[in-house]
């Protein structure tokens, strides 16, 4: 200075005019009436979306299903440690694998067991001679003859070469043999024993025999984890209706908002089906696994620990509109040698709480900040 790789932050400011939603004070008028509530209107002072508030994929809190134990099924999650309330998420290692390289991707088990593997190809998992190579036997041409040489068929070796395939009997290379073969070495992949390190994955050395495809998002097997519904959860107050038919069952019905089965417990109700009635309010509800700084431990996610902060709570659902000036980028014109100055227009995402919080993903104009690798070129 290019190209690139990883992280991480912000993601509009100020003012005026007009408004919205909560709190809490002041006044004034209405209704009720025990102090005193509620209701309206107007003034004042605080407080009001977001890094994704989103999509609702994952965890959990918190509420509820009398409580509660077992096994079946059924569902997840998948290398090893580690964080954490948990996690499908983070850190830190490990093996593969991609990339000159910062760095990114991927993960049980297929040498348990059952099943699949279409085309094509002789042969596809109890695998294989299509062409080729290789001696051997039998006939024939070539010949003056033959033990040479071609040529045919007949039983055989052979996985070196070829051809099919996503995949072909471990891979190179040397020797070896008629030819060729782990046949026999050397290395290198795997596999078993063993010895050492590591907390573990898993690494490292020695030593054996000589090889044993792919797929678990196929069944399965190992380990580990899981009750369901979900704030329209629930609980309170107010209003307002009308009941009426059927089945069951205190000789045990029923009894975890998903399935079966046991067992302790609880138990007087339970379930259907026609009809009325309501469509208000109040709590839950925003102080929390909370932010921010600082100091401690840890490689690090992450924990401790002091201070200091309060920061939306609406329910037809508030957080806007409108100007004007700057901020930041881009175009365009002029000035200047030039960083740069001075006008004009433009453009300034994505997207909006709804009980609450960690994740993850997914959508974002534009600005910045730090680590790092490769290239060039100065000094």
């Nucleotide at each position: 200075c290019g190209a690139g790789c990883c992280g991480g932050u912000c993601g509009g400011g100020u003012g005026g005019c007009c408004g919205c939603g909560g709190g809490c004070c002041c006044a004034a008028g209405c209704c009720u009436u025990c102090c005193g509530g509620g209701u309206c209107u107007g003034g004042g002072c605080c407080c009001g979306a977001g890094g994704a508030a989103a999509g609702u994929c994952c965890g959990g809190g918190c509420u509820c299903c009398c409580a509660c134990g077992g096994g079946c099924a059924g569902g997840g999650u998948g290398c090893u440690g580690g964080g954490u309330a948990a996690u499908a998420c983070c850190c830190a290692g490990g093996c593969g694998g991609g990339g000159c390289g910062a760095c990114c991707c991927g993960c049980g088990g297929a040498a348990a067991g059952u099943g699949g593997c279409a085309c094509a190809g002789a042969a596809a998992c109890c695998a294989a001679a299509c062409c080729g190579c290789c001696g051997g036997g039998c006939g024939g041409u070539u010949u003056a003859c033959u033990u040479a040489a071609c040529c045919g068929c007949c039983a055989g070796g052979u996985a070196a070469g070829g051809g099919u395939g996503a995949a072909a009997a471990g891979g190179u290379g040397c020797g070896g043999u008629a030819a060729g073969a782990g046949c026999g070495c050397a290395c290198c992949a795997g596999c078993a024993g063993u010895c050492g390190g590591g907390u573990g994955a898993c690494c490292g050395g020695c030593u054996g025999g000589c090889u044993g495809g792919c797929c678990a998002a196929a069944c399965c097997c190992c380990a580990c984890c899981c009750g369901g519904a979900g704030c329209a959860a629930g609980g309170c107050c107010a209003a307002g209706c009308a009941g009426g038919g059927g089945g069951c069952g205190c000789u045990g019905a029923g009894g975890c908002g998903u399935g079966c089965c046991c067992g302790u417990c609880c138990g007087a109700g339970c379930c259907c089906c026609c009809g009325g009635g309501u469509a208000g309010g109040c709590c839950g509800c925003u102080a929390g696994a909370g932010g921010u700084g600082g100091c401690g431990g840890g490689c690090a996610a992450c924990c401790g620990u002091c201070a200091c902060c309060c920061c939306a709570g609406a329910u037809g659902g508030a957080u806007g509109g409108c100007c004007a000036c700057c901020g930041c980028g881009g175009c365009c014109g002029g000035g200047g040698a030039a960083u740069c100055c001075c006008g004009g227009c433009c453009g300034u995402a994505c997207a909006g709480a709804a009980c609450c919080c960690g994740g993850c993903u997914u959508a974002u104009a534009g600005a910045c900040c730090g680590a790092c690798u490769c290239g060039g070129c100065c000094c």

Predicted 3D model of a 379-nucleotide RNA (Bacterial RNase P class A) from a Chloroflexota bacterium. Model confidence (mean pLDDT): 78 of 100. Its Rfam family is "Bacterial RNase P class A". The family is grouped with related families in Rfam's "RNaseP clan".